The prediction has a mean pLDDT of 88. Predicted 3D model of an 87-nucleotide RNA (c-di-GMP-I-GGC riboswitch aptamer) from Bythopirellula polymerisocia. Rfam family: c-di-GMP-I-GGC riboswitch aptamer. Its family is annotated with cyclic-di-GMP binding in the Gene Ontology. The sequence was found by an Rfam model in a public genome assembly.
RNA sequence: CCCGACAAAGGCAAACCAGCCGCAAGGUUGGGACGCAAAGUCAAGGGGCGGCGAGUACGUUACUCGACGUUCGCCUGACUACCGAAU
Numbered sequence: 001c002c003c004g005a006c007a008a009a010g011g012c013a014a015a016c017c018a019g020c021c022g023c024a025a026g027g028u029u030g031g032g033a034c035g036c037a038a039a040g041u042c043a044a045g046g047g048g049c050g051g052c053g054a055g056u057a058c059g060u061u062a063c064u065c066g067a068c069g070u071u072c073g074c075c076u077g078a079c080u081a082c083c084g085a086a087u
Base pairs, nucleotide, nucleotide: 003084004083011036012035016031017030018029019028020027021026034073040079041078042077044076045075046074047071048070049069050068052066053065054064055063056062057061
């Protein structure tokens, strides 16, 4: 270094609930733990999601396209990092 133990010391915190922010997706603070060895950082590629605009079918819905936004706890990639049994 690879790797990841019924190891040790620590870390993060899904759903849900409450406050605040946002049209929304969602974010944030507190409570709370399903899980996580990068569940640390980056929205770079793909995917999901949201409102908006245009188009088509057509009738208030569905699909397609576009830019914008959101998600890194969907995948890939990039960067950085604690611990040290076995391999």